[in-house]
Molecule: transfer RNA
Organism: uncultured Pseudomarimonas sp.
RNA sequence: AAGGUAGCUCAGUCGGUUAGAGCAUCGAUCUUAGAAAUCGAUAGUCGCGGGUUCGAUUCCCGCCCUU
Numbered sequence: 001a002a003g004g005u006a007g008c009u010c011a012g013u014c015g016g017u018u019a020g021a022g023c024a025u026c027g028a029u030c031u032u033a034g035a036a037a038u039c040g041a042u043a044g045u046c047g048c049g050g051g052u053u054c055g056a057u058u059c060c061c062g063c064c065c066u067u
Base pairs, nucleotide, nucleotide: 001067002066003065004064007023008022009021010020016054025041026040027039028038029037047063048062049061050060051059
């Protein structure tokens, strides 16, 4: 200095109402069976603690971790 968001790789939001994609996993269809393909489902205290605010994943401060 950059980064920490789902099991993994990563978006995202100049602060707003249900937080997303791909892969993976599970189920269904298909198949003699499997793979592939299609459809669906599950999955996150947004690193931790505080502050500001009606409201924080987003802004501010401290700490921890990775490069």